The RNA shown here (SAM riboswitch aptamer (S box leader)) has 102 nucleotides and comes from a Prolixibacteraceae bacterium.
RNA sequence: UAAUUAUUGAGAAGCGGUAAGAGAACGGGCUCUACGAUCCGCUGGCAACCUCUCGCAAUGAGAAAGGUGCCAAAACCCGCCCAUGAAAUGGACUGAUAAUUA
Numbered sequence: 001u002a003a004u005u006a007u008u009g010a011g012a013a014g015c016g017g018u019a020a021g022a023g024a025a026c027g028g029g030c031u032c033u034a035c036g037a038u039c040c041g042c043u044g045g046c047a048a049c050c051u052c053u054c055g056c057a058a059u060g061a062g063a064a065a066g067g068u069g070c071c072a073a074a075a076c077c078c079g080c081c082c083a084u085g086a087a088a089u090g091g092a093c094u095g096a097u098a099a100u101u102a
Stems, first nucleotide, its partner, number of pairs: 001102008013043005021032003026079004044071003049067002051063004075094001080091002
């Protein structure tokens, strides 16, 4: 990097550094931000995919040392399809994360 499978409205912040934009991309909206956002590091935490324990087993129960991930807002919301007077719901696309394979 690609493919497959699963998940994606829950949950979890302090300090230091940096400095002007940031919230994946494009358009629209909205929000955050010099009372320092974003990003990086440290510490802490959340979660439970891999992992570990129990169990004949389960789509079961528990744990959190280790490998990842995550810690504003639903993946911030909408965009395409179905449907409708209009919308909600639902689905798709795109993205993200994990595990496996190449």
About this RNA:
Its mean pLDDT, the model's own confidence on a scale to 100, is 84. The organism belongs to Prolixibacteraceae, within Bacteria. The sequence was found by an Rfam model in a public genome assembly.